Context: one part of a larger RNA
Molecule: small-subunit ribosomal RNA, central domain
Organism: uncultured Lactobacillales bacterium
RNA sequence: UUGGGCGUAAAGCGAGCGCAGACGGUUUGUUAAGUCUGAUGUGAAAUCCCACAGCCUAACUGUGGACCUGCAUUGGAAACUGACAGACUUGAGUGUGAUAGAGGCAAAUGGAACUCCAUGUGUAGCGGUGGAAUGCGUAGAUAUAUGGAAGAACACCAGUGGCGAAAGCGGUUUGCUAGAUCACAACUGACGUUGAGGCUCGAAAGCAUGGGUAGCAAACGGGAUUAGAUACCCCGGUAGUCCAUGCUGUAAACGAUGGGUGCUAGUCGUUAAGGGGUUUCCGCCCCCUAGUGACGUAGCUAACGCGUUAAGCACCCCGCCUGAGGAGUACGGCCGCAAGGCUAAAACUU
Numbered sequence: 001u002u003g004g005g006c007g008u009a010a011a012g013c014g015a016g017c018g019c020a021g022a023c024g025g026u027u028u029g030u031u032a033a034g035u036c037u038g039a040u041g042u043g044a045a046a047u048c049c050c051a052c053a054g055c056c057u058a059a060c061u062g063u064g065g066a067c068c069u070g071c072a073u074u075g076g077a078a079a080c081u082g083a084c085a086g087a088c089u090u091g092a093g094u095g096u097g098a099u100a101g102a103g104g105c106a107a108a109u110g111g112a113a114c115u116c117c118a119u120g121u122g123u124a125g126c127g128g129u130g131g132a133a134u135g136c137g138u139a140g141a142u143a144u145a146u147g148g149a150a151g152a153a154c155a156c157c158a159g160u161g162g163c164g165a166a167a168g169c170g171g172u173u174u175g176c177u178a179g180a181u182c183a184c185a186a187c188u189g190a191c192g193u194u195g196a197g198g199c200u201c202g203a204a205a206g207c208a209u210g211g212g213u214a215g216c217a218a219a220c221g222g223g224a225u226u227a228g229a230u231a232c233c234c235c236g237g238u239a240g241u242c243c244a245u246g247c248u249g250u251a252a253a254c255g256a257u258g259g260g261u262g263c264u265a266g267u268c269g270u271u272a273a274g275g276g277g278u279u280u281c282c283g284c285c286c287c288c289u290a291g292u293g294a295c296g297u298a299g300c301u302a303a304c305g306c307g308u309u310a311a312g313c314a315c316c317c318c319g320c321c322u323g324a325g326g327a328g329u330a331c332g333g334c335c336g337c338a339a340g341g342c343u344a345a346a347a348c349u350u
Base pairs, nucleotide, nucleotide: 004321005320006319007304008303012318014201015200016199017198021194022193023192025088026087027086028085029084030083031082033081034080035077036076037075038074039073040072041071042070049065050064051063052062053061054060091191092188093187094186095184096183097182098181099180103177104176105175106174107173108172109171110154115149116148117147118146119145120144121143125136126135162169163168206247207246208245209244210243211242215241216240220236221235222234223233258317259316260315261314262313263312266295267294268293269292270291271290272289274287275286276285277284278283299306300305323350324349325348332343333342334341335340
């Protein structure tokens, strides 16, 4: 490499958009590049293979045949692939009418709680723990009442509920804005799928500059515990957590399961539409579509399990794997302010 694989054994890029490429619905005609077929030329000889012959036989040698699976030219076929021209509507999209939603961005605003400040009441404790102590408090704390300030997060509703490509998204209102689903079948007429490179988004932590800082809290200080205790527990506490702008580009970025299409038993829930029946209405029953859960048949699987949301049966495209360690490391390159990231070996050991 071929073959074989990628939920858990090694293996799905964190996610999307998308150029090239690969693949691509129904139908008519033309063409003849691929494809199939005939002929001609060529494909040196020797070798290999077959037959016969010559040395006593064999090796060896001779003669003939076959082979040389190919290439070129030329005649033909037209099912399939391609190309060109035309048509179609079921794929895809547009339109019209509805629907649900923590989808995104910006601005405004609300109440509860914590902390702090001021004042009143009030007096000796409070706090904390397994038990304590550090700590706070007669300079009046804790508790309680009123007023004020500031920042951050949004109880209940709340749900194997919803939305989003993923990361993720939750008080309320307004503005701007993206997508999805259903019904109709009016329009376009294959406009599609995937996607090496490329581009964009991308939790937390971290970085740069400027703000902000209530609570929490790496580091750090103290008190305990302990043989020790650079910890677990307690009292404090700075970065950070928050905002703006820029960078970083990684996570058990997980469903540890790439995307698309078609086909293949059912049962019970749930979300959002639609249709039909019944009812005065609500409601109830049946059907269908798009999601989202639990079980389960066939089938698959090493087993666990998966099972119309497949890990079943097939096709198209991309990514990735090839014993363990060395190592996701060294070197080089690219990126980054740095931290570091991406790409990515070998010796050696077993």